[in-house]
RNA sequence: GGCGAUGUAGCCAAGCGGUAAGGCAUGGGUCUGCAACACCCUGAUCACCAGUUCGAUCCUGGUCGUCGCCU
Numbered sequence: 001g002g003c004g005a006u007g008u009a010g011c012c013a014a015g016c017g018g019u020a021a022g023g024c025a026u027g028g029g030u031c032u033g034c035a036a037c038a039c040c041c042u043g044a045u046c047a048c049c050a051g052u053u054c055g056a057u058c059c060u061g062g063u064c065g066u067c068g069c070c071u
Stems, first nucleotide, its partner, number of pairs: 001070007010024003018054001027041004047063005
C1' cells in the first nucleotide's frame, strides 16, 4: 500500500427496516439478631458524521478504533 472482518450498558452477548432480549457485575429493597444464600427492582443518544426511508442497531457512503490476510 491492497483486501476483508468487526464496533450494541462496566464486562460478555442476541437482535430478518417498526418501543434494543439475556447473563455477570454495580446500586437499591425484601428476608436475617448481623451476614451469606435466595427473590424483586435498577440502567443504552447501538463508535462518529452524512444519505435513503413515514420510520435505521439493521441499508448506502465516508471517518476513526481493533483484528486478520496478501505484498
Predicted 3D model of a 71-nucleotide RNA (transfer RNA) from a Lachnospiraceae bacterium. The prediction has a mean pLDDT of 81. It matches the Rfam family "tRNA". Rfam links the family to the GO term triplet codon-amino acid adaptor activity. NCBI's taxonomy places the organism under Bacteria, Bacillati, Clostridia, Lachnospirales, Lachnospiraceae.